[in-house]
RNA sequence: ACUCUGCCAAAGCAAACCUCGGGAAACCGUGGAACGUAGAGCUACGGAGCUAAAGGAAGUUUUUUCUGAUGCCAGCCGAGCUGCCAAA
Numbered sequence: 001a002c003u004c005u006g007c008c009a010a011a012g013c014a015a016a017c018c019u020c021g022g023g024a025a026a027c028c029g030u031g032g033a034a035c036g037u038a039g040a041g042c043u044a045c046g047g048a049g050c051u052a053a054a055g056g057a058a059g060u061u062u063u064u065u066c067u068g069a070u071g072c073c074a075g076c077c078g079a080g081c082u083g084c085c086a087a088a
């Protein structure tokens, strides 16, 4: 120095819920709050999952059903990049 690993120490991040805002929605951002977290750092590349707008196809009695990711999600799994400390 690197790989596996994760005791110590110093830091970090921040779920649910609430406030305000964006969005059709999933969800995202802001402020509070901490369930947790050895990558709960970044990336939508592969899978899983979530929503279903536009469009399309049916059906009607003024709206319904099906389809539809190009949307979302990394705190679901894998993959890639990258990082602090160091007991056994």
Base pairs, nucleotide, nucleotide: 005086006085012037013036017032018031020029021028022027035075039082041081042080043079045078046077047076049072050071055067056066057065058064
c-di-GMP-I riboswitch aptamer from a Deltaproteobacteria bacterium, 88 nucleotides, folded computationally. The sequence was found by an Rfam model in a public genome assembly. The coordinates come from a structure-prediction model, not an experiment, and the mean pLDDT is 85.